[in-house]
Context: one part of a larger RNA
RNA sequence: UUGGGCGUAAAGGGCACGUAGGCGGCUUGGCAAGUCAAAGGUGAAAUCCCUCGGCUCAACCGAGGAACUGCCUUUGAAACUGCCUCGCUAGAGGCUGGGAGGGGGUAGCGGAAUUCCCGGUGUAGCGGUGAAAUGCGUAGAUAUCGGGAGGAACACCAGUGGCGAAGGCGGCUACCUGGACCAGUUCUGACGCUGAGGCGCGAAAGCGUGGGGAGCGAACAGGAUUAGAUACCCUGGUAGUCCACGCCGUAAACGAUGGUUACUAGCUGUUCGGACGAGAGCAAUCUUCAGUGGCUAAGCGAAAGUGAUAAGUGACCCACCUGUUGAGUACGUUCGCAAGAAUGAAACUC
Numbered sequence: 001u002u003g004g005g006c007g008u009a010a011a012g013g014g015c016a017c018g019u020a021g022g023c024g025g026c027u028u029g030g031c032a033a034g035u036c037a038a039a040g041g042u043g044a045a046a047u048c049c050c051u052c053g054g055c056u057c058a059a060c061c062g063a064g065g066a067a068c069u070g071c072c073u074u075u076g077a078a079a080c081u082g083c084c085u086c087g088c089u090a091g092a093g094g095c096u097g098g099g100a101g102g103g104g105g106u107a108g109c110g111g112a113a114u115u116c117c118c119g120g121u122g123u124a125g126c127g128g129u130g131a132a133a134u135g136c137g138u139a140g141a142u143a144u145c146g147g148g149a150g151g152a153a154c155a156c157c158a159g160u161g162g163c164g165a166a167g168g169c170g171g172c173u174a175c176c177u178g179g180a181c182c183a184g185u186u187c188u189g190a191c192g193c194u195g196a197g198g199c200g201c202g203a204a205a206g207c208g209u210g211g212g213g214a215g216c217g218a219a220c221a222g223g224a225u226u227a228g229a230u231a232c233c234c235u236g237g238u239a240g241u242c243c244a245c246g247c248c249g250u251a252a253a254c255g256a257u258g259g260u261u262a263c264u265a266g267c268u269g270u271u272c273g274g275a276c277g278a279g280a281g282c283a284a285u286c287u288u289c290a291g292u293g294g295c296u297a298a299g300c301g302a303a304a305g306u307g308a309u310a311a312g313u314g315a316c317c318c319a320c321c322u323g324u325u326g327a328g329u330a331c332g333u334u335c336g337c338a339a340g341a342a343u344g345a346a347a348c349u350c
């Protein structure tokens, strides 16, 4: 490289946007680059293949034929691809009207609870555990009532419920703002899909500067447990957790399942919106679109399973895999303040 693969065996990039490239709906006419046909030229000889012949045979050699699948030129064809062109509306987008939503950002507000401070009542314990002890408490704790401070998180609602590309998003209100969906079928007329590089987003932890610090709590200290106990349990407790700005760029970043598109039996739940018929209205019923669950036919699958949200059947594009270990290591390079990240071997070994 060909081929075969990628949910769980090695293998889907964490996610999006998008450059080059690859691929691309229906249709008119043209061109003839690809494509196809014919003719001519060339494709040295030898070799290979076929036939005949010469060495007693053979190897070997001689002769003839075929072949040399290629390239060039000329003439022709126009279905398909391509290019130019007349059009179209089923893809895509716009417009109008709707309802849903923890989608994002900023500002403000609220109540419950914990802790702390002040005051009242009140007295000897509280706390904690398997049992204890460290700890707190007559300098008045715990409990209880009133007042105050501050930070963080938002019980119930809450749901295989919703929204978002992913990470993720949950008290309430206002403002700013993104996307999806439904209906109308008014407009544009292929404007599309994918996407190497690139660029942006990206949980937690961590880093820089400045704030903040209630609770929790790596490290650390003490008490227990134990043969020991650098743990599990308990009492404390610093970074951190929170905010602003700037870095980091990784996760079992998981559906361990890339994106787009078409097709292929059914049953049942749920979310949002819409439509037809019937009807006074509601309820109920039917149909369809978009999402999200369960069960299953065929098919697929090594099996378990999956099964219109495919892991079924096709098409297009990208990423990735190629025995184990060494190793996501070394070296080099790029990025980073650092931690480290990205790219990524070999010897050796079985």
Stems, first nucleotide, its partner, number of pairs: 004321002008303001012318001014201002017198001021194003025088002029084003033081002035077008049065006091191001092188003095184004103177007110154001115149007125136002162169002206247006215241002220236004258317006266295006299306002323350001332343004
This is a predicted structure of a 350-nucleotide part of an RNA (small-subunit ribosomal RNA, central domain) from an uncultured prokaryote.